[in-house]
RNA sequence: CUGACUGCGCGGGAGAGACCCUGCGAUUCGCUUCGCGGAUCAACGGGCGCCGAAGGAGCAACCGCCCCGGAAUCUCUCAGGCCAAAGGACCGCGUUUCGUCGA
Numbered sequence: 001c002u003g004a005c006u007g008c009g010c011g012g013g014a015g016a017g018a019c020c021c022u023g024c025g026a027u028u029c030g031c032u033u034c035g036c037g038g039a040u041c042a043a044c045g046g047g048c049g050c051c052g053a054a055g056g057a058g059c060a061a062c063c064g065c066c067c068c069g070g071a072a073u074c075u076c077u078c079a080g081g082c083c084a085a086a087g088g089a090c091c092g093c094g095u096u097u098c099g100u101c102g103a
């Protein structure tokens, strides 16, 4: 000094039960009105089924400084997720304190 990584911002971003039981709680309706009944949503918990693109783990093509190490969008599903929201590997644009690598 520029580039890469990293951090931050914006945009895009898939998959799989709006399943069943219970139901803290919330909204609403009716009635013989302070109680009763119904409807909808619904945390936590349980059941079975499923997804993979936070994270994690495993194997490995391959790579390296070749003792050893680094390694995925593959595999596993511990975690996470299965209306929406949130999250989201990865991609694009912008920026980048400290730091690392490189020329």
Stems, first nucleotide, its partner, number of pairs: 003101003007095006017048001019047003025041007049082003055078001056076003062070003
Source information
The prediction has a mean pLDDT of 77. Glycine riboswitch aptamer from Novosphingobium sp., 103 nucleotides, folded computationally. The organism belongs to Novosphingobium, within Bacteria. It matches the Rfam family "Glycine riboswitch aptamer". Its Rfam clan is "Glycine riboswitch clan". The sequence was found by an Rfam model in a public genome assembly.